[in-house]
Context: one part of a larger RNA
RNA sequence: GAACGAACGCUGGCGGAGUGCUUAAGACAUGCAAGUCGUACGAGAACGUCACCUUCGGGUGAUUAGUAAAGUGGCGCACGGGUGAGUAACGCGUGGGUAAUCUGCCUUCGAGUGUGGGACAACCCCGGGAAACUGGAGCUAAUACCGCAUAAGACCACGAGAUCUUCGGGUCAUGUGGGGAAAAGAUGGCCUCUUCUUGAAAGCUAUCGCUCGGAGAUGAGCCCGCGUCCCAUUAGCUUGUUGGUGAGGUAAAAGCUCACCAAGGCGACGAUGGGUAGCUGGUCUGAGAGGACGAUCAGUCACACUGGAACUGAGACACGGUCCAGACUCCUACGGGAGGCAGCAGUCGGGAAUAUUGGACAAUGGGGGCAACCCUGAUCCAGCAAUACCGCGUGUAUGAAGAAGGCCUGAGGGUUGUAAAGUACUUUCAAUUGUGAAGAAAAGUUUAAGGUUAAUAACCUUAGACCUUGACGUUAACUUUAGAAGAAGCACCGGCUAACUCCGUGCCAGCAGCCGCGGUAAUACGGAGGGUGCGAGCGUUAAUC
Numbered sequence: 001g002a003a004c005g006a007a008c009g010c011u012g013g014c015g016g017a018g019u020g021c022u023u024a025a026g027a028c029a030u031g032c033a034a035g036u037c038g039u040a041c042g043a044g045a046a047c048g049u050c051a052c053c054u055u056c057g058g059g060u061g062a063u064u065a066g067u068a069a070a071g072u073g074g075c076g077c078a079c080g081g082g083u084g085a086g087u088a089a090c091g092c093g094u095g096g097g098u099a100a101u102c103u104g105c106c107u108u109c110g111a112g113u114g115u116g117g118g119a120c121a122a123c124c125c126c127g128g129g130a131a132a133c134u135g136g137a138g139c140u141a142a143u144a145c146c147g148c149a150u151a152a153g154a155c156c157a158c159g160a161g162a163u164c165u166u167c168g169g170g171u172c173a174u175g176u177g178g179g180g181a182a183a184a185g186a187u188g189g190c191c192u193c194u195u196c197u198u199g200a201a202a203g204c205u206a207u208c209g210c211u212c213g214g215a216g217a218u219g220a221g222c223c224c225g226c227g228u229c230c231c232a233u234u235a236g237c238u239u240g241u242u243g244g245u246g247a248g249g250u251a252a253a254a255g256c257u258c259a260c261c262a263a264g265g266c267g268a269c270g271a272u273g274g275g276u277a278g279c280u281g282g283u284c285u286g287a288g289a290g291g292a293c294g295a296u297c298a299g300u301c302a303c304a305c306u307g308g309a310a311c312u313g314a315g316a317c318a319c320g321g322u323c324c325a326g327a328c329u330c331c332u333a334c335g336g337g338a339g340g341c342a343g344c345a346g347u348c349g350g351g352a353a354u355a356u357u358g359g360a361c362a363a364u365g366g367g368g369g370c371a372a373c374c375c376u377g378a379u380c381c382a383g384c385a386a387u388a389c390c391g392c393g394u395g396u397a398u399g400a401a402g403a404a405g406g407c408c409u410g411a412g413g414g415u416u417g418u419a420a421a422g423u424a425c426u427u428u429c430a431a432u433u434g435u436g437a438a439g440a441a442a443a444g445u446u447u448a449a450g451g452u453u454a455a456u457a458a459c460c461u462u463a464g465a466c467c468u469u470g471a472c473g474u475u476a477a478c479u480u481u482a483g484a485a486g487a488a489g490c491a492c493c494g495g496c497u498a499a500c501u502c503c504g505u506g507c508c509a510g511c512a513g514c515c516g517c518g519g520u521a522a523u524a525c526g527g528a529g530g531g532u533g534c535g536a537g538c539g540u541u542a543a544u545c
Stems, first nucleotide, its partner, number of pairs: 001545002006541005013392004018387001019385002021350001026348003030345003035075003040072002048063006082303003091228008101220002106216008114148004123138001125136004155178005161172004185208006194201003229275003236266003241263008278300004282293004305326005328339004356382001358381003364378001365376004395425004405416004429486001431481001434478002439472001444466008489534005494515003500529005510517002
C1' cells in the first nucleotide's frame, strides 16, 4: 500500500446492487419446511339453510354433498434445503477403464394386455389401556395380492457358424430342450361392424395406463495412472495380513466373506505413528514467480442427538422413516410412553461479533394429477445492520465596512476571511400531489385448419379472437407544490509524513508504530486558535499478502 463474512470508538442524509453465528456438530419453547391423485378402489359425515309435522322437548325429508375427515392403492418422500463434526482417503482434482455393472420417470422400436381365485383395511360388534396404542369376531372393493394359459433373437443348458479380440472373452445370425409375464384396467366419445333394439353394450374409437424385450438419453456404482499439509525429537509396520485353489456373496471385478494351501506384502522415492484439515473451480495479494485462504456463488464428498443395524424401493443403509443400545429433555394413573432445528424464522447459552417467530406462490424450478388445481421457509420479494462496494447530496453566484467575536502580537497590526451577514438565483435527493410501465408466458372459453377415426363426436397439434391471473407495490419512471429550506464529521500536525503557535503541566500527569518526548520557555503530554488529510464516513485493533 492492498484487502476483509470483521469487531471496537466517535459521527451519520439518500439510493442501487451484494453480504450477514468465523465461537458451542451446545441445548432447544412455538409455528411452518412433502405431499398429491376420486380419470385405481370400497365407503362416506356435520354445522348451516329450506319445507313439513310437533306433546314446543323435538322429529322427518331435501339441500349442504358424493363435499370434508379417515382408509386400501399409486407416485413422490433418495430431489430440493442445512452443516463441515469426521476424513490425509481413489475423499477431492485431472485423465482413462468397465470385454466386471445397474438405471424409476423420459424418448424410440417390437410383441402382448387371455382366463380364474382367495383375502385384508375402512365399516360394524365385543374388549384391554391413564395415554401412546392395541387384541378378537364378522362383512367388502380395486390398477392391492395369488394361480393357470400363451409367449420372442430376454435367461439357462447343449450344438454348430461368422467376425473382432487385451486370447480372459465380446458381438452378430441360428438349431433343440427347459423354465418364465401382465391390470378381463381407468376415462371421454360414437353407432361403421357385431349383439340386443330406438340408444346402449361385453361392439368400435381416442387418450392415459399395465407386461415382456431391443436401443437411446440421463443418473449412478466399481477400478486404475498422476497430483493433494506438517513432524524422523515417529523407523520399522502387517496375520485376512500378501498371493493361490474352491465355495459363498453383490447389479458388478475383488480377501468383499469363509475353508484349505503357500509365506508373503509395505518401507529412507518416508511405510507405520502423531498433529492439523472437508476437496476443487476459485478468493486476496504480488510486476511476476510465489505466498495465504477455501465466507457468499458453482461442482463434489461426508454427516443428520451419539453408536450400531437392516427393511422398503429403480435408487437409502434414508435430516423432518423403522429397529436396538446410550446420554439428555418431557408426559404418566408408576404399569408405560413421547422427542431430536447442522431446514426457515425464533429462544437460551457461548462470544469482540452476525438479522424478521414477515409476504407470496405473481415469476423460475420441483412433487402429484388427463386437467382444473393442490403442496413447495426451494425460490421470488420485503424487514433489520454504513457490514463491504458504487453513485448522489448537504447549495450556486456575488459580496471589503476586510464587520463583530475568537486567537496571536514586536500593540502598529496579523489571522480566521469572501468566510459570515447582505443581495440575486437554483431545487438534485428527502417531503408533498397525481399519473403510471415492465416483470404475464400460460391456463380457460370459442373459431378455423390439420392428424386420428366409420364419424362432421371425442381427443391431439397449430393459428386467431375473447376473458382473466402481480407477493413486491403507496413499485420504477414521469409529474405538482413549497422553500436554502431537512442533511458533516473523524483523525492527525517532532522526524519517517502533508500540516505551528499560545496557555496549562513540570521525568508528574501522560504520549508512543519505530526513533523517542516530559526534570519551568514541551511545534511530541492536556486545552485553545490555526492548519493538513480523508469525507458519510474517519480512526484503532485482529489476522493475510
A computed fold for a 545-nucleotide part of an RNA from an uncultured prokaryote, annotated as small-subunit ribosomal RNA, 5' domain. Its Rfam family is "Bacterial small subunit ribosomal RNA". Gene Ontology terms of the family: structural constituent of ribosome and ribosome. RNAcentral holds the full RNA, with entries from ENA.